[in-house]
Molecule: SAM riboswitch aptamer (S box leader)
Organism: Geothermobacter ehrlichii
RNA sequence: UCUUUAUCGCGAGUGGUGGAGGGACAGGCCCUGUGAAGCCACAGCAACCGGUCCGCCGGCAAGCCGGCGGGUGUCAGGUGCUAAUUCCUGCCCGUCAUGAAUUCACAUGCCGGGAAAGAUGAGGA
Numbered sequence: 001u002c003u004u005u006a007u008c009g010c011g012a013g014u015g016g017u018g019g020a021g022g023g024a025c026a027g028g029c030c031c032u033g034u035g036a037a038g039c040c041a042c043a044g045c046a047a048c049c050g051g052u053c054c055g056c057c058g059g060c061a062a063g064c065c066g067g068c069g070g071g072u073g074u075c076a077g078g079u080g081c082u083a084a085u086u087c088c089u090g091c092c093c094g095u096c097a098u099g100a101a102u103u104c105a106c107a108u109g110c111c112g113g114g115a116a117a118g119a120u121g122a123g124g125a
Base pairs, nucleotide, nucleotide: 001125002124003123004122005121006120007119008118013042014041015040016039017038021031022030023029025090026089027088028087043082044081045080048078049077050075051074052073053070054069055068056067057066058065059064060063086117091114092113093112094111096109097108098107099106
């Protein structure tokens, strides 16, 4: 970098440094000299991986191994995260409302569903 898969309306910030940007992209809307990004320290959140525990099943060399399940079992070890739903929308479909309209089709908005994109974990190339 590509790819597979799961999750994304929960949760959790202070200090130092730094000195103007940040929220992936575009539009919107926000945050920011009452101090942005980045970096450092400490703190916290979280059960994806891992450890451990419990239950069930299986195996055997007989006290271990394997599989499945459990998060109102447990540990913060590996990652991750700590403004706003992934901040909202973006493409498609449907209901309703409004506009215009003979109808079909159309535009805008609300709501719902799906996809795309993105983020993170785990696996693969």